[in-house]
RNA sequence: GGAGCCGAUGGGACGGUCGCUGGUCAGAUCGAUGGCCAGAGGAAAGUCCGGGCACCGCAGGGCAGGGUGGUCGGUAACGCCGACCGGCCGCGAGGUCAGGGAAAGUGCAACAGAGAGCAGACCGCCGAUGGCCGUCCCGAGCUUGCUCGGCACGGCACAGGUAAGGGUGAAAGGGUGCGGUAAGAGCGCACCAGCAGCCGAGGUGACUCGGCUGGCUUGGCAAACCCCACCCGGUGCAAGGCCAAACAGAGGGGAAGCGGAAUCUCGGUUUCGCUGCGGUUCGGUCCGGCCCGCCAUCACUCUCGGGUAGGCUGCACGAGGUGUUGAGCAAUCAGCGCCCUAGAUAAAUGAUCGUCACGCGUCGCGUCACACGCGGCGUGGACAGAACCCGGCUUACAUGUCGGCUCUGAGA
Numbered sequence: 001g002g003a004g005c006c007g008a009u010g011g012g013a014c015g016g017u018c019g020c021u022g023g024u025c026a027g028a029u030c031g032a033u034g035g036c037c038a039g040a041g042g043a044a045a046g047u048c049c050g051g052g053c054a055c056c057g058c059a060g061g062g063c064a065g066g067g068u069g070g071u072c073g074g075u076a077a078c079g080c081c082g083a084c085c086g087g088c089c090g091c092g093a094g095g096u097c098a099g100g101g102a103a104a105g106u107g108c109a110a111c112a113g114a115g116a117g118c119a120g121a122c123c124g125c126c127g128a129u130g131g132c133c134g135u136c137c138c139g140a141g142c143u144u145g146c147u148c149g150g151c152a153c154g155g156c157a158c159a160g161g162u163a164a165g166g167g168u169g170a171a172a173g174g175g176u177g178c179g180g181u182a183a184g185a186g187c188g189c190a191c192c193a194g195c196a197g198c199c200g201a202g203g204u205g206a207c208u209c210g211g212c213u214g215g216c217u218u219g220g221c222a223a224a225c226c227c228c229a230c231c232c233g234g235u236g237c238a239a240g241g242c243c244a245a246a247c248a249g250a251g252g253g254g255a256a257g258c259g260g261a262a263u264c265u266c267g268g269u270u271u272c273g274c275u276g277c278g279g280u281u282c283g284g285u286c287c288g289g290c291c292c293g294c295c296a297u298c299a300c301u302c303u304c305g306g307g308u309a310g311g312c313u314g315c316a317c318g319a320g321g322u323g324u325u326g327a328g329c330a331a332u333c334a335g336c337g338c339c340c341u342a343g344a345u346a347a348a349u350g351a352u353c354g355u356c357a358c359g360c361g362u363c364g365c366g367u368c369a370c371a372c373g374c375g376g377c378g379u380g381g382a383c384a385g386a387a388c389c390c391g392g393c394u395u396a397c398a399u400g401u402c403g404g405c406u407c408u409g410a411g412a
Base pairs, nucleotide, nucleotide: 001408002407003406004405005404006403007402008401009400010399012356013355014354015353016352017351018350020039021038022037023036024035025034026033041383045394046393048392049391050390051389052388053236054235055234056233065232066231067230068229069228070084071083072082073081074080085099086097087096088095089094100227101226105225106224107221108220122166123165124162125161126160129159130158131156132155133154134153135152137150138149139148140147141146142145174192175191176190177189178188179187193217195214196213197212198211199210200209201208202207240313241312242311243310249304250303251302252301253300254298257294258293259292260291266288267287268286272283273282274279320339321338322337323336324335325334326333327332358380359379360378361377362376363375364374365373366372
């Protein structure tokens, strides 16, 4: 210098103008106005997993259903994290695994291929044995050149044997060698690999290393059913609590107006009667009041219950942040000090201008140089927006920065 692996971290700065939400002060409640203070993220996202909290449910156990799955540890808990073990990938730093069980049972395997799970005979090899053909020889019979039987040799590849070799496939029922055979084959043997059982050593454990014995080998898939072990009650802040319009409901009160009856122990005196002419004082009549009814299945008003709209709360001190010390390989935990840090509800946290920094393009100058530096001009700034809170996972992200490590070229 090149090519990589792992991890951490930033994700513009300052100022002006105009706004938004919350708190607080002004001056007495609200509102308005003004001053001051505070105001999104590493993922606030997807809502996938786990928990807190809240309400409801619940004797105990089981079934069904769902989830998880190497070991040890961490944690409030997890499907998360750490360390380690094992398989696979990479020369390596490292990466990755849904990583219990396939000699419990059921099932599945496209295409190709003869055969894919009680293995299988397409090519090839063999054809010992049986069959057919030929030659030689031996024996028997007789129609003396034929028939029958037999030994040996040669041939055919008909029955059949064969899993060494070829071919197909992701996968064809251990590998190498010697023996063996007609040809072959764990058919036999030796070694190796693997499996099962037992023993020893190390480790908390997964597991590792070593020894002995055994039958010679028992394929894959369980994010297929299934078996085993462990875990899981439901609904979610639109949970839950408090206050509470309008309309409707229940109960009570009740005016004007209208009607009626009754009293003459209420008032007035238009008019009539009576009269002692005086009449506030007697009688009738009329009007009003009192009383009763209608109005009222009601305008109005009061009370009540549930509770809608709406408001308040839950709701910002929490598995909290940060610094440091200690324990631990680490995840993480403990002690001490300091800090308080958004709370909207149709949803505030923004818009714009200037300067600077940064990236990119281009031009000029310096320069051997398209390296680098300075200057001018142009241009760009992502993914994305809290909604009860917290721990994770996953996904998105313009453009940077830093650290550790691996492989490798050249030079000293």